[in-house]
Molecule: transfer RNA
Organism: bacterium
RNA sequence: AGGCCGUUAGCCUAACUGGUAAGGCACCGGUCUCCAAAACCGGCGAUUGCGGGUUCGAAUCCCUCACGGCCUG
Numbered sequence: 001a002g003g004c005c006g007u008u009a010g011c012c013u014a015a016c017u018g019g020u021a022a023g024g025c026a027c028c029g030g031u032c033u034c035c036a037a038a039a040c041c042g043g044c045g046a047u048u049g050c051g052g053g054u055u056c057g058a059a060u061c062c063c064u065c066a067c068g069g070c071c072u073g
Base pairs, nucleotide, nucleotide: 001072002071003070004069005068006067007066010025011024012023013022019056027043028042029041030040031039049065051063052062053061
């Protein structure tokens, strides 16, 4: 330099043929307990890496850039 893959909440991971983001952990409150842990119940969270484009509608498709990984030279 060229090519491929990835980037979603504090962390990890989903999301179908484009139809408007789901779950676990963590966190907060409660029950229980002498206290705590565990268990159980409830609750809180996202401009989907940045910017732009296509579309009635974009995490998803297209372009630029940033970051990480792999390959070729």